[in-house]
RNA sequence: AGAGUUUGAUCCUGGCUCAGAUUGAACGCUAGCGGCAUGCUUAACACAUGCAAGUCGAACGAGAAAGGGGGGCAACCCCCGAGUAUAGUGGCGGACGGGUGAGUAAUGCGUAGGAAUCUACCUCAAUGUGGGGAAUAACCCGGGGAAACUCGGGCUAAUACCGCAUAAUCUCUACGGAGUAAAGGGGCCUUCGGGUCUCGCAUUGAGAUGAGCUUACGUCGGAUUAGCUUGUUGGUAGGGUAAUGGCCUACCAAGGUAAUGAUCCGUAGCUGGUCUGAGAGGACGACCAGCCACACUGGAACUGAGAUACGGUCCAGACUCCUACGGGAGGCAGCAGUGGGGAAUAUUGGACAAUGGGCGAAAGCCUGAUCCAGCAAUGCCGCGUGUGUGAUGAAGGCCUGCGGGUUGUAAAGCACUUUCGAUGGGGAAGAAAAGCUUAGGGCUAAUACCUCUAAGCGCUGACGUUACCCAUAAAAGAAGCACCGGCUAACUCUGUGCCAGCAGCCGCGGUAAGACAGAGGGUGCAAGCGUUAAUCGGAGUUACUGGGCGUAAAGGGCGCGUAGGCGGAUAAGUAAGUCAGAUGUGAAAUCCCUGGGCUUAACCUGGGAACUGCAUUUGAAACUAUUUAUCUAGAGUAUAAGAGAGGAAAGUAGAACUCCCGGUGUAGUGAUAAAAUCCGUAGAUAUCGGGAAGAACACCAGUUGCGUAGGCGGCUUCCUGGCUUAAUACUGACGCUGAGGCGCGAAAGCGUGGGGAGCAAACAGGAUUAGAGACCCUGGUAGUCCACGCUGUAAACGAUGAGAACUAGAUGUUGCCCCCUUGAGGGGUAGUGUCGAAGCUAACGCGUUAAGUUCUCCGCCUGGGGAGUACGGUCGCAAGAUUAAAACUUAAAGGAAUUGACGGGGGCUCGCACAAGCGGUGGAGCAUGUGGUUUAAUUCGCUGCUCCUCGAAGAACCUUACCUACCCUUGACAUCCUUGGAAUCCUCUAGAGAUAGAGGAGUGCCUUCGGGAACCAGGUGACAGGUGCUGCAUGGUUGUCGUCAGCUCGUGUCGUGAGAUGUAGGGUUAAGUCCCAUAACGAGCGCAACCCCUAUCCUUAGUUGCCAACUUUGCUUUGCAAAGAGGAACUCUAAGGAAACUGCCGGUGAUAAACCGGAGGAAGGUGGGGAUGACGUCAAAUCCUCAUGGCCCUUACGGGUAGGGCUACACACGUGCUACAAUGGGGAGUACAGAGGGCUGCUAAGUCGCAAGACUACGCUAAUCCUUAAAACUUCUCGUAGUCCGGAUUGGAGUCUGCAACUCGACUCCAUGAAGCUGGAAUCGCUAGUAAUCGCGAAUCAGCAACGUCGCGGUGAAUACGUUCUCGGGCCUUGUACACACCGCCCGUCAAACCAUGGGAGUGGAUUCUACCAGAAGCGGGUAGCCUAACCUUUUAUUAGGGGGGCGCUCUCCACGGUAGGAUUCAUGACUGGGGUUAAGUCGUAACAAGGUA
Repeated sequence: AGAGUUUGAUCCUGGCUCAGAUUGAACGCUAGCGGCAUGCUUAACACAUGCAAGUCGAACGAGAAAGGGGGGCAACCCCCGAGUAUAGUGGCGGACGGGUGAGUAAUGCGUAGGAAUCUACCUCAAUGUGGGGAAUAACCCGGGGAAACUCGGGCUAAUACCGCAUAAUCUCUACGGAGUAAAGGGGCCUUCGGGUCUCGCAUUGAGAUGAGCUUACGUCGGAUUAGCUUGUUGGUAGGGUAAUGGCCUACCAAGGUAAUGAUCCGUAGCUGGUCUGAGAGGACGACCAGCCACACUGGAACUGAGAUACGGUCCAGACUCCUACGGGAGGCAGCAGUGGGGAAUAUUGGACAAUGGGCGAAAGCCUGAUCCAGCAAUGCCGCGUGUGUGAUGAAGGCCUGCGGGUUGUAAAGCACUUUCGAUGGGGAAGAAAAGCUUAGGGCUAAUACCUCUAAGCGCUGACGUUACCCAUAAAAGAAGCACCGGCUAACUCUGUGCCAGCAGCCGCGGUAAGACAGAGGGUGCAAGCGUUAAUCGGAGUUACUGGGCGUAAAGGGCGCGUAGGCGGAUAAGUAAGUCAGAUGUGAAAUCCCUGGGCUUAACCUGGGAACUGCAUUUGAAACUAUUUAUCUAGAGUAUAAGAGAGGAAAGUAGAACUCCCGGUGUAGUGAUAAAAUCCGUAGAUAUCGGGAAGAACACCAGUUGCGUAGGCGGCUUCCUGGCUUAAUACUGACGCUGAGGCGCGAAAGCGUGGGGAGCAAACAGGAUUAGAGACCCUGGUAGUCCACGCUGUAAACGAUGAGAACUAGAUGUUGCCCCCUUGAGGGGUAGUGUCGAAGCUAACGCGUUAAGUUCUCCGCCUGGGGAGUACGGUCGCAAGAUUAAAACUUAAAGGAAUUGACGGGGGCUCGCACAAGCGGUGGAGCAUGUGGUUUAAUUCGCUGCUCCUCGAAGAACCUUACCUACCCUUGACAUCCUUGGAAUCCUCUAGAGAUAGAGGAGUGCCUUCGGGAACCAGGUGACAGGUGCUGCAUGGUUGUCGUCAGCUCGUGUCGUGAGAUGUAGGGUUAAGUCCCAUAACGAGCGCAACCCCUAUCCUUAGUUGCCAACUUUGCUUUGCAAAGAGGAACUCUAAGGAAACUGCCGGUGAUAAACCGGAGGAAGGUGGGGAUGACGUCAAAUCCUCAUGGCCCUUACGGGUAGGGCUACACACGUGCUACAAUGGGGAGUACAGAGGGCUGCUAAGUCGCAAGACUACGCUAAUCCUUAAAACUUCUCGUAGUCCGGAUUGGAGUCUGCAACUCGACUCCAUGAAGCUGGAAUCGCUAGUAAUCGCGAAUCAGCAACGUCGCGGUGAAUACGUUCUCGGGCCUUGUACACACCGCCCGUCAAACCAUGGGAGUGGAUUCUACCAGAAGCGGGUAGCCUAACCUUUUAUUAGGGGGGCGCUCUCCACGGUAGGAUUCAUGACUGGGGUUAAGUCGUAACAAGGUA
């Protein structure tokens, strides 16, 4: 510090996810030791049991017992125990310490201040401590009660209680004065009077500590909580308090608070700090520390220095327990512990040894505070599980290309060490005091007492079997967990087969899974490792640091303006902000730095720094602020001009539409793609004249003008707002923005009343259509218009808030002004457009009218969906508007640009693509292939163009892969081993055959004599074998787009990038062919050419081919035929060359490329044909040609044999043949090819047969022989008919091949003579030696289902205006929501399942408000009843009164409770609304292309 994920790819926006750190954690697997920490986050739920606060006899009065001893016969008594235990009175302490976080959003906390206060114990200082009195508990006696407890009578003490005296520097004060206290105990001495010391007590002052009050600032979320408040805000007086104060009361005033968020609701203890982070921040507030609050729930006071009191009191309530039913007891949020809740959190331990606390003079007692131990890997830190050597690279495992590799120096083996653990032994520190003795000092009259210092003596350890050290033995006791597709370090095998499963995100799994499961191996961390949860980070993804708003989410529809924010120039003052210094504070701990202590570390500890803050104070005065004075550049006012569809009202003109009246006139009009509905003979449409009514204003008219926006358009008048220009004068910052607020605000809509020509939702009809609730047509009502009122929204858009300043220009245009108004001139200003610089932007684009650079203010955004929805509020007559969520769901949604593909987008262009033609197919019969069906099997594959006379250039057996039956199991075939035998041939028997059995013939070749080679047979196991599966694991081969003209690269350049350029453009071509131009320059694969055939000529050569010339002969003479000798002329054969290149001429064209025409030429513009198939596409075809990975079968899915099947047959399709006839059929005659094949072959001639063919046999291993083309031509006949057309089908008889023609061959002859008379919709081929037509040949092959295929020649046309349309292709461009690429994508209803949610008659709870009732305990007030020790007065002195107190009664306040009515919120509810999600449901096709109606 980043990474993954939207796309075919790219950049951006934007969310989701990951890597890090952390935790009071939990869970899973695993586990050796120690140190230091930490340990109910949930039910502030309920609690059994034990302990957690006592102490003081030196304040006081009492005061046992057990036991021991003694006396006594015994009962019993005495002494010790012992003034002990114990309770009581009294004092101090139970307000600390310990727990918890329920409540609390301020009566709290934090920081800094303040004044009107109190403070036990402690310290300092001053003074005093005199003299009396009356009670009471304990105790004794009696009573009540189950108990708890309680009542009456009697005795008694105090440091308990009450007076008196004294008294101020205390309190009060009218300044005269008045008032107010105490307690003694102990030690020593004593003349017994007392003295002294000490601890106390009382008053006062001061301090320290602690506490109370108060001020400012800070302190969570919600505005779908906007108003709250009556003791409320203030004053006066009084009361009350330790103290200020509405704290309380009376009276007076009517205030106080709130948009800087009151009130209400929800949530929450606050802080130092902790975690994270670079920081700023964010989250948290366990442990430790400070503060607060609480103590079963609510209320209340008492005591006290201090409480409204955790282990006190009273009352009410709930709960639990005891009960004799009358009544009582209790409060673990102390330490342990129990139940419960929960994913989850420990021992009913030891000790007061240390530290600290209470009491005490002290010893000491108490202390679940604390110190320790126990449990838990809960965390942090440390150590160990061995070290060295060791290659036959052992065995085993795993993988393998079978060679090996890896585990792996790892192990074993050898040598060494012994931490930790185990056992045994030793052994610190935590302990210093107090106490006692001695010495010295202080005090004193004192060598007492008391106190301080020093020395000595001696005692105290829970932990503890401590830490630590030594010894002994033996490598001996000690490694796991997660992961290995990318992110992210780490790879293979096997199993599984969209199953089982994984998954943090993307995503894996459908038979070769590095992603599931196991294994081997590896990687990471390690006594732990993973997972889950949670926080921060990454996330600049709430942006203060540090984001945005034209199109990604986001500018308010527009203006005016309040609060607020911001604000021109100069000078002076002030010092609030600001800056600097100082002081105080910012507790300690923590963090950081630096030392120290535990062997180290964690941990502990000394010092420093820091605590970024607050307050006070002293300065500075630039900036902001404020005050004062001034200025004119901002803003405004006045004067003079100017432009304008600016606004409002009134009036008015013409054209057109429609309607009405009248005239002319006659049959249609109108509408549409085409029609129909509709109108019209009752006279339409058309046309002329007249009239009425309403609405809108042609031309001018213009990216012209005006207005804030919405918006504004005939003309005239009146009223009126704003703007601009020029020049001067004046005011003197008066300004900008603007939350709320107020106003304006298209269309549609609503209300009332008018108006209504045209247009026109709804509606009706006609069409279209599968349907048509639409598009189109005919009608047509609201509405559109006017007046008044409401609504308040729009893609209210420049998708761009307002204002100000600055930053190149060019060019149009509107208004005004200036300059020599010469000119398409120059200048200024205010608008309005286009193009562009810098700059900005993700790009597109913006660019002085900014989306540039800055400033000020406002509004808005934070993934998609749910949703601009629900609920609530406000507004509205309603429609609805505005404000505006959540649950749930999802990994994307989106912007711009790129390359393709596509379009019922555009342009250019090509092709037998259409058109123009010729001939077919589709109808018939047959052949053949396919589908389907059938079958035991009808083997398999192919099956849109690119399958279907295709694989198959030939299924009777074989082929053959299929079926049935019968057989074989190392096998029909290959290699190796072993045994035997040559091989081989013949015969017989059984069987359908394979096969089995029997018999016979035969003994070979080479040799170094050992044997060997080939072959055959038996055996054994390795193995063979498979046309079994997967063409979606593959190679190879092939088809198709397409013989279309395309497809790319290097370097350069442009772009952030994908990419572009090159390869776009202008011409041209069959062509990315060539030329020009050009940020491109070159190159490659394709095109073309090079190759073959063919067309002309030449050279060479001349047999089997040729025969002109020569000779001879024959014939009907120009001639023909034959033969010969010979020839090389010609044809031909087959080798080599020539020739054609737009080379030449003219024209067109940019003078180019090229095109057109011409000449010459056998051939002219690639002459004709062939071979040749770019990058790639279709997971195209083929595992059944072959090869091959994997899987499967192995007495069978292998092999052999026989028979059957592939030839089936209601049917459908494809490809063909033959025809339907006269351009023909039939008969007869006659002529002319090319290319091939031939020895198991082609076969002449001859003979036989009607013929197929047979017999016989010449020639030919081929330019020699086989070897004769058919249409054509000549002639005869048929005469338009199911025929002398057509030949299917069937019967009969044959021929040939072949072991064999039944299933199932071809051919021949005789006979038979079917359909068919030119073929619907539709569709195919062909552009010249082509179509059409005619025959010939070959491969395969015994034969043949061949009418097929591949070749060969003969005869030999028609047509092409042209590119609108159909199909396909190419280039450019455009749109796109497509990229599996239009056979794409995608929307909504309905149906199904599930999920959350709104409404809902209601129902149940919680909280809260108002009114009223009620009123425990208690404080306070009243009191005429009852009771009453101290003090005072009085008396007749055992009395009475006063003062004071208590009880009772009563009043105010008030908790719980109750009644009534609301409010908020939660849960639930028949039914109901929409929403979301879910591989393959239904209906349509709304959107994306002009998406077929933008």
The RNA shown here (small-subunit ribosomal RNA) has 1494 nucleotides and comes from a metagenome. The coordinates come from a structure-prediction model, not an experiment, and the mean pLDDT is 84.